Predicted 3D model of a 350-nucleotide RNA (Bacterial RNase P class A) from a Lachnospiraceae bacterium. The coordinates come from a structure-prediction model, not an experiment, and the mean pLDDT is 77. The RNAcentral record of the sequence draws on ENA. A source record names the gene rnpB. Its Rfam family is "Bacterial RNase P class A". Gene Ontology terms of the family: tRNA processing, dimeric ribonuclease P complex and ribonuclease P activity. The family's RNA type in Rfam is ribozyme.
[in-house]
This record gives sequence, C1' cells and structure tokens, in this order.
RNA sequence: UGAGUAGGACAAGUGAUCGCGGCUGCAGGUGUCGAAAGACCGCAGGUGAGGAAAGUCCGGGCUUCACAGGGCAGGAUGCCAGAUAACGUCUGGUGGAGGCGACUCCCAGGCAAGUGCAACAGAAAGUAUACCGCCAUGCUAGUCAUGGUAAGGUUGGAAUGGCAGUGUAAGAGACUACCGCCUCUCCGGUAACGGCGAGGGCAAUGUAAACCCCAUCCGAAGCAAGACCGAGAUUAAGGCUUAGACGUGGCCCGCUAGCCUAUGGUAGGUCGCUUGAAGUGACUGGUGACAGUCACUCUAGAUAGAUGAUCACUCAAUGACAUAACCCGGCUUAUCGUUUUACUCAUUUU
Repeated sequence: UGAGUAGGACAAGUGAUCGCGGCUGCAGGUGUCGAAAGACCGCAGGUGAGGAAAGUCCGGGCUUCACAGGGCAGGAUGCCAGAUAACGUCUGGUGGAGGCGACUCCCAGGCAAGUGCAACAGAAAGUAUACCGCCAUGCUAGUCAUGGUAAGGUUGGAAUGGCAGUGUAAGAGACUACCGCCUCUCCGGUAACGGCGAGGGCAAUGUAAACCCCAUCCGAAGCAAGACCGAGAUUAAGGCUUAGACGUGGCCCGCUAGCCUAUGGUAGGUCGCUUGAAGUGACUGGUGACAGUCACUCUAGAUAGAUGAUCACUCAAUGACAUAACCCGGCUUAUCGUUUUACUCAUUUU
C1' cells in the first nucleotide's frame, strides 16, 4: 500500500419563528359540547417515531377461562457445561466440514431394537454378484464345456475396510506389519471427549429434515385480553339439562348448575396505557455470556389516529431500508453514507 476477517459508534448538530399531542404546576366559571357518564377552553415548564419500529418466527410479563387436576393423543428441542424470567436465544468448550490464514458453518442422541427407501447405470446395492478377465481340467480344438477365483478392468455417490508383503494353480484378512474399526485397563478433563497400552481378523453401505426408539419440555386464547360508569334491556319464540348439560385446541377420567339458538336495542365514555426482568456511569467478580454494589436519570401514549413546516450555519447525513398502538428479551429479513478497534494474507521499503 492492497485484499480480507471479527466487533463497535452515528443515522444528523446548533440557533430562531410558527403549528400539533401528552405530562406537571398555577389559574378558572351558572363557560363550550353532551341525554348522561364525561370531554374541552388560559398561562408557565419539560417532553414527543427505529436500528430495524418490519416479519409475527420463538420466549415471557400481564388478563380471562378456573376451585383446580390426572391420563392418552399431539407438538417442540436433541454433543457437553454455563448465562438468563424464559427460549428453538446467547457464551465457552468438544467432535466434524470449509478456508493459505484471521475465521466461518453444522441437518451434532440412536441404523449390532425393528420396519422401510436407494431412480438410472452396472454382472451385482447387503450376510449381495460373475460381464470382461486370471487359473486348472477335459475334448468334438471351438473365442467350446466344467470347476475355482473376486487381486485387475467396466458402471456408480457408494462394490465383500485401506496399503505393502507372505502365500497360492490363480487369488482372497487365508496370514503378517502399519493404519482404520470394536472391546478393555490406566491417565487427563465437571463433562462431551482426548492420550498411551493390551486384545480381537473384524462386519456391520447410505438414509432418522424416512417411520420409529430414547431423553427433556409444553393447558388454551389474547389488549379487538379484561374492568368500571352512563344509556338501553325486545319476543305470547324455540331447544338441551335433575344427575350430569354447558364448562378456551381433540378424547377419556374427575369436579361441577343452569346453558344454548334466533330476533330487537345500547354504534357513548373512562381505565387498562407506560416506573420497567428500565436506562446511563463507576467499581468488584468471571475466559465470556453475565452478575453484584453504589450513584444519577424519567426519555411517546395517539384512538381515524400528534411527534411537523420554514430559514441560517456546520456538514458525510433526510438522499437508502423505512414510520410506535399492551410491554419486554431474542432471532430473521431489507438497507444510503460516515467513522473506529483488533487480527490475517500478499507486495515493497528501512
């Protein structure tokens, strides 16, 4: 200098003018709107849409069923240890795969429990096979017949574990050494697992995001949940159920007294609604995710839907992706531009 890998920060700032919502304080009356409940009107101060607010994919807080369970079916996760309110998330490690490397990824329990599936090609796809070939014998001497063989060749993603020898008629774990695999003792590690050694000729293809087996976990629905106030509250209506109807995914057990359908009316208001598993900083502990202590801060709550417009300066920046609706922790997806830290590789110079 170039090319990469893994993280972080910002997503405009300052000032002025006008406009909108909510909170806090003060003021305020036969005020305005309304049937009522209730809402609004003045002054001052503070505050007001993202890193993903998106997806609705996971997990919870909260509310209701419900006084509250058990079982079956069903679903989810799947190496080990930890973090967390919890998770299918995150951190660290083990094993495997990719990359020169920094690093990245994993569909990571079980195929010697069982049942399936594996097109085409090839001779043959599992305790499977003999097309070419090799060897032996025979004879009618022909590219013939019989027997042996699976080391060589063809096909394929995969062909009786690999490679080198001994041996053989020719071969073959038939035997030997080294690997691979299986079992066992010991050592290291909390563990997954790793290492040395000994024994065994040793069969077992692939696939479980195939059915299945094993281990662990799971009630359901959802702020349009639910609660309160005001107003209204119909019909000559129909049906189920006196021991078991209705009873928040399905079925059974248990428990339990009222339940369901059609029709008419109330199209209003308030709460829930933002102080929270919160944020920021320092210190301590930890490899880390994170935890603890102390201090400081209060940062949207609309309800047909506010969070905006203009000017000036700085400037990379309103130009991308985009625009809160009960809240929080994650994951995934989209994306203009600026800046910063550490590490890897290549080249050049000193």